The RNA shown here (Bacterial large signal recognition particle RNA) has 265 nucleotides and comes from a bacterium. The RNAcentral record of the sequence draws on ENA. It matches the Rfam family "Bacterial large signal recognition particle RNA". By type it is a non-coding RNA gene.
[in-house]
RNA sequence: CCGUGCUAAGCGGGGAGUUAGCGGUGCCCUGUACCUGCAAUCCGCUAUAGCAGGGCUGAAUCCCUCUCCUCGGUAAUACAGCUCUUUCUACGCUCCUGAAUAAGGGGUGAUGAAGGUCGGGUCCUAUGCCUCGAUUUUACGCGAACUCCGCCAGGUCCGGAAGGAAGCAACGGUAAGAGUAGAUGAGAGUGACAUAGGGGUACCUGACUGGAACUACCUGUUCAGGACAGGGAAGAAGCCUCGGUUAUCAAAGAGAGGUGCACGG
Numbered sequence: 001c002c003g004u005g006c007u008a009a010g011c012g013g014g015g016a017g018u019u020a021g022c023g024g025u026g027c028c029c030u031g032u033a034c035c036u037g038c039a040a041u042c043c044g045c046u047a048u049a050g051c052a053g054g055g056c057u058g059a060a061u062c063c064c065u066c067u068c069c070u071c072g073g074u075a076a077u078a079c080a081g082c083u084c085u086u087u088c089u090a091c092g093c094u095c096c097u098g099a100a101u102a103a104g105g106g107g108u109g110a111u112g113a114a115g116g117u118c119g120g121g122u123c124c125u126a127u128g129c130c131u132c133g134a135u136u137u138u139a140c141g142c143g144a145a146c147u148c149c150g151c152c153a154g155g156u157c158c159g160g161a162a163g164g165a166a167g168c169a170a171c172g173g174u175a176a177g178a179g180u181a182g183a184u185g186a187g188a189g190u191g192a193c194a195u196a197g198g199g200g201u202a203c204c205u206g207a208c209u210g211g212a213a214c215u216a217c218c219u220g221u222u223c224a225g226g227a228c229a230g231g232g233a234a235g236a237a238g239c240c241u242c243g244g245u246u247a248u249c250a251a252a253g254a255g256a257g258g259u260g261c262a263c264g265g
Stems, first nucleotide, its partner, number of pairs: 001265006009057003012030004020046005034054005063258006072249006079243001081239003085235005093230001094227008103219003106215003115209008123198006129191001130189003136183005142177001148173003156165003
């Protein structure tokens, strides 16, 4: 070195959790790597750390150790992120109000802009007209069961009678009162209007003149005032099962090294 036969060892591994600790069933990650029984109010062991039984491979690409790489997990941190809050930005990047500006847009304009002149209106006062209308008054009627007048049927009373008396209802007339139709008209409205006077910043309108701009409606710009928790910056506190960093465990993969026995050639 080769061949044959054995043994150790292996026939998935890992994380969290549970446990005095170690494995397992269960959960999770990886990825494919024997079978049966036991097992989370657990099952079985003792640092030689699953137990019991059966089977396969078998000293190496397959076993062991170390290193690298790295899926994934756990813990910490509070870097980033988020929540909340303070200050600043600040008389500001947001919003609101007011004023200005003709840069852009829109609108008006040779069917004549702005401007100028004259007139009128919107405005105020007085008067008139009109409407409403206190007060007073005229006419007409209505209007009192009794507590108004007149006349009083019936009935009542006095009387021997004749005849008287009081007097209800009805009827007639009135009072208070309310009503109808007029007259008067304090005062009110400022109106669909008229006249006169006044006023004149602004707005509207008519005419003349004038001969090309005007308009702040929207956007933009400037100034002044105000609102605000929205944007930005910094800080404090808190949260973090996303991300980052650190530590730790670590599958699969890669690399290096190490490791028996017997017989024969």